Annotation
Glycine riboswitch aptamer from Methylocystis sp., 95 nucleotides, folded computationally. The model forms 90% of the base pairs in the Rfam consensus. Taxonomically the source falls in Methylocystis (Bacteria, Pseudomonadota, Hyphomicrobiales, Methylocystaceae). The coordinates come from a structure-prediction model, not an experiment, and the mean pLDDT is 78. The sequence was found by an Rfam model in a public genome assembly.
């Protein structure tokens, strides 16, 4: 002086699963229509969390998934969303 990995912040792309009944509420003269909310069943899984473990380590012990359970969370849209690329910062520090 300084790379990757990890961190962080911005942009970007980002799956699934009922807007199924019933009720209260708004609107309408009536049909009907809508966002909420409460309940009943059914359903997703990629926030978050817990399980087994294939691997990994310093190997006493730990540290572990995109697997698995659904507590939570979600199932029109929005938001959120592991994980991905791209730019940028601090920070360590291989060669």
């Nucleotide at each position: 002086c300084a790379a990757a990995c990890a961190c962080c912040u911005g942009c970007g792309g980002g799956a699934g699963a009922g807007u199924u009944c019933g009720g209260c509420c708004c609107c309408c003269a009536u049909c009907g229509g809508g966002a909420g909310c409460c309940g009943a069943c059914g359903c997703c899984g990629a926030a978050g969390g817990c399980g087994c473990a294939a691997c990994c380590g310093c190997c006493c012990c730990g540290g572990a998934a995109a697997c698995g359970c659904u507590c939570a969370g979600g199932c029109c849209c929005a938001c959120g969303g592991a994980c991905c690329g791209c730019a940028g910062g601090a920070u360590c520090g291989a060669u």